A computed fold for a 71-nucleotide RNA from Candidatus Moranbacteria bacterium UBA4824, annotated as transfer RNA. Its Rfam family is "tRNA". Rfam's curators write: Transfer RNA (tRNA) molecules are approximately 80 nucleotides in length. Gene Ontology term of the family: triplet codon-amino acid adaptor activity.
RNA sequence: GCGGGAUUCGUACAGUGGUAGUACAUCGGUCUCCAAAACCGACGACGUAGGUUCGAUUCCUACAUCCCGUG
Numbered sequence: 001g002c003g004g005g006a007u008u009c010g011u012a013c014a015g016u017g018g019u020a021g022u023a024c025a026u027c028g029g030u031c032u033c034c035a036a037a038a039c040c041g042a043c044g045a046c047g048u049a050g051g052u053u054c055g056a057u058u059c060c061u062a063c064a065u066c067c068c069g070u071g
Stems, first nucleotide, its partner, number of pairs: 001070007010024004018054001026042005047063005
């Protein structure tokens, strides 16, 4: 240089155009003499900029970061 892949709550991952979810973590509550565990609840996210579309996490383009392959 070329080709491919990844980017979603604090972390690990789902989500194939129509309400953004799960687990863990954090916080609050119930229970307990106290705590742990268990249960209930809350919090919090689509890498950036454009395009297509009635509507984009999803499709297209560019850029950024990381990973793999190749010369």